[in-house]
């Protein structure tokens, strides 16, 4: 001083002056004065919780979904802290759907000679039989995974030994198996013996195991309620006819009537067979109120904890309105840009309101968006001292 991890915080100030929606107190009802008035995401609506109503009120099964290293935090979590394993970086440090492939199914494109009860394509190599310039060359029966070559992966690796040439064929280390010992709450990490290699890979295929879940969702859900329309009692008037049953009021039943079927006739078919008016109740609309914000809060400090986080004290109250206010103009300062002039880091003049984005029942994740400024803790280089 250059580059680079990490974790934070901020996200224009400050004044005047005119609005806008909330609460509370005064009014002379016109208004006045006080208080407070967007965010880290208020966003996606992805997760998990209060709250509300439904459904079972207990348990399990089933199906569907969702999570999966281990221990801890939380009210809960698919979220966080730590730690393991595995991966990438010289490091800080970042990445991981991180159970289960001797329970079964199923798949491993293209390439390749083979892709899963492995496989001789080129090579090596015996042995035969024929050439032969004796160096080897061809053709056959075989053996052979070491070497090339295909591939995302070819039935452990590296070295010696060994063989015709090869092979865990034998032996050292390394891997790897299943015990067994030492550490640890675990996950797991480490020994020293044993076996000679068995068991390829794919579960964000299908399954298996283990856990975890009832549905909707403030248009939840709760009170209070008009005006018309229907509903139910009871009271007045009214009510064509036969038939039944009743003392009677009524009640059934059939026919005139009236009504639809696109208009007229015809036959059918359904429907109604009554009605006005007052009074009263009881539902439910509109539409009013609550639900609604004193909480898993915030801020300050002690205590325990590596940490996430818990707890003690002590203190403040901070938007809540209705499809919804939270602006607006001017000075100034800062910032960004453009011009300029000069004594080259200051000065003048202009321009831009100046990152992402607007609460809607609350709250913890989480992911996505983000101009510019700052702040700390690390780590790699260089240089001086």
């Nucleotide at each position: 001083c250059c580059a680079g991890a990490c974790g934070g915080c901020u996200g224009g100030g400050c004044g005047a002056u005119c609005g806008c929606g909330c609460c509370u107190c005064c009014u002379u009802c016109g208004g006045g004065a006080g208080g407070g008035g967007a965010g880290g995401a208020a966003a996606g609506u992805c997760c998990g919780g209060g709250c509300u109503c439904c459904a079972c009120c207990a348990c399990g099964a089933c199906a569907u979904g969702g999570c999966g290293g281990c221990g801890g935090g939380u009210a809960a979590c698919g979220c966080c802290c730590g730690c393991c394993g595995g991966g990438g970086g010289u490091g800080a440090c970042c990445c991981c759907a991180g159970g289960g492939a001797c329970a079964g199914u199923g798949c491993c494109a293209c390439a390749g000679a083979a892709a899963g009860c492995a496989a001789a394509c080129c090579g090596c190599c015996u042995c035969c039989g024929g050439g032969u310039u004796c160096g080897c060359c061809c053709g056959g029966c075989g053996g052979u995974a070491a070497g090339g070559g295909u591939g995302a992966a070819a039935g452990g690796g590296u070295g010696c030994g060994g063989u015709a040439a090869g092979a865990g064929c034998g032996c050292a280390c390394c891997g790897c198996g299943g015990a067994c010992c030492u550490g640890g709450c675990a996950a797991c990490a480490g020994g020293g013996a044993c076996g000679g290699c068995a068991c390829g890979g794919c579960a964000a295929a299908c399954c298996c195991c283990g856990c975890c879940a009832g549905g909707a969702g403030c248009a939840a859900g709760a009170c209070c309620g008009a005006a018309u329309a229907g509903g139910g009692a009871c009271c007045u008037c009214g009510c064509g006819c036969c038939c039944g049953c009743g003392c009677a009021a009524g009640c059934g039943g059939g026919c005139a009537g009236g009504g639809c079927u696109g208009u007229c006739g015809u036959a059918g078919g359904c429907c109604u067979g009554g009605g006005a008016g007052g009074u009263c109740c009881g539902g439910g609309u509109a539409g009013g109120u609550c639900g609604c914000g004193a909480g898993a809060a915030c801020c300050g400090u002690c205590c325990c904890g590596c940490g996430a986080g818990g707890g003690g004290c002590g203190g403040u109250c901070c938007a809540g309105a209705g499809g919804a206010a939270u602006g607006a103009u001017c000075g100034u300062c800062g910032c960004a840009c453009c011009g300029g002039u000069c004594u080259c880091g200051a000065c003048c003049g202009g321009u831009g309101g100046c990152a992402c984005a607007g609460a809607a029942c609350c709250c913890g994740g989480c992911u996505u968006a983000c101009a510019g400024g700052c702040c700390g803790u690390c780590u790699g280089g260089u240089u001086u001292c």